[in-house]
Context: one part of a larger RNA
């Protein structure tokens, strides 16, 4: 150093920003450094490849000729890569003007529900199951009315509907903040792409102090099932769920599908714009970003993908390489701790 792979077989890091690094748009004009050509030197023996000679033959040995170097010196060649200078506008960025959104952070807020306390009305059951009992009421519950309290989450509107890089994002109103789209083509002029390490975000559960606590609800009791029931059901019921500061850093973190970019019939349906067109409001044509369905070529080992590709092509990164042991051991990092990452071998089939 080479080869085949990575929706479902083994294999895309959870997700970005980003050093180094590889890679890189059209054009002039210089270099000639990478590239190519020619000479020239050097590549000792041995060994190896061909040609040949000596042991009866190989094996082994003799001559002889060639291969062998990212070498080196020099002349030449300049398309292409690289390097200097210059220009340019299609990538990339910005101005302007217009959109759309549960984008993401703060403070306020509104209403149904549960539940709990106070009063009223009211009286014997309520509650719950397949059925039941445990629970809960005559100390007055369930139910119904009126009035407080407090936490949590926001019905309809909700749509293969927005919005974000993924996690994720949902009452209403303020504040502060990120992105994204569309038009015009006025401005910069390759500012890019990817990205080993790093750095930073990163559901749920957990952990740390301190709040906070309705409802739910691991643990746990109890009641019932049952051969038994350490479960499914009831009936309680504490972490926790919530908030703030700090931590862990996983996952079926999924589209089980890396970013970017180019290129390849089509149809429908939906959402944010933009221009025509029209009887100015229904529409419908175009077209520029999303989002689904179905399907042509084409791909696939079927399924199944198909302009949101898994077609066909390039850059650049990550990953696999037979089940088991082992998402393990040891060591090393990280963390309070749980435990995280990174990761073997014996041994077996």
């Nucleotide at each position: 150093c080479u080869g085949g792979g990575c929706g479902u077989a083994a294999a895309g890091c959870g997700c970005a920003c980003g050093c180094a690094g590889g890679c890189g748009g059209u054009u002039u004009c210089g270099u000639u450094a990478g590239u190519c050509g020619g000479a020239u030197g050097c590549g000792a023996a041995a060994g190896c490849u061909c040609c040949u000679g000596g042991c009866u033959u190989a094996a082994c040995u003799g001559g002889g000729a060639g291969a062998g170097g990212c070498c080196a010196u020099u002349c030449g060649a300049u398309a292409c890569u690289g390097c200097g200078a210059g220009a340019c506008u299609u990538g990339a960025g910005g101005u302007u003007g217009g959109g759309a959104g549960a984008g993401g952070g703060g403070u306020g807020u509104g209403g149904a529900a549960u539940u709990c306390c106070c009063g009223g009305u009211g009286u014997a059951g309520u509650g719950g199951u397949g059925g039941a009992a445990u629970g809960c009421g005559u100390a007055g519950a369930u139910a119904u009315c009126g009035g407080g309290a407090g936490g949590a989450a926001c019905a309809c509107c909700u749509g293969u509907g927005g919005c974000g890089a993924a996690a994720g994002c949902g009452g209403c109103a303020c504040c502060c903040u990120g992105g994204c789209c569309c038009a015009c083509a006025c401005c910069u002029g390759a500012c890019g792409c990817u990205g080993a390490g790093g750095u930073g975000c990163g559901a749920a559960a957990g952990c740390g102090u301190g709040g906070g606590g309705a409802g739910c609800a691991a643990a746990c009791a109890g009641g019932a099932u049952u051969a038994g029931a350490u479960a499914c059901c009831c009936u309680g019921g504490u972490a926790g769920u919530c908030c703030a500061c700090g931590c862990u850093g996983u996952a079926a973190a999924c589209g089980a599908u890396g970013u970017c970019a180019a290129c390849u019939g089509g149809g429908u349906g939906u959402c944010g714009g933009u221009a025509g067109u029209u009887u100015u409001a229904c529409a419908c044509u175009a077209u520029c970003g999303g989002u689904g369905c179905c399907g042509a070529a084409g791909c696939a080992a079927a399924c199944g993908c198909g302009u949101u590709a898994a077609g066909u092509u390039g850059a650049c990164c990550g990953c696999c390489u037979g089940g088991g042991g082992a998402c393990u051991a040891c060591g090393g990092c990280c963390g309070c701790a749980a435990g995280g990452c990174u990761a073997a071998a014996a041994c077996u089939c």
Small-subunit ribosomal RNA, central domain from a metagenome, 349 nucleotides, folded computationally. Rfam family: Bacterial small subunit ribosomal RNA. Gene Ontology terms of the family: structural constituent of ribosome and ribosome. The prediction has a mean pLDDT of 88.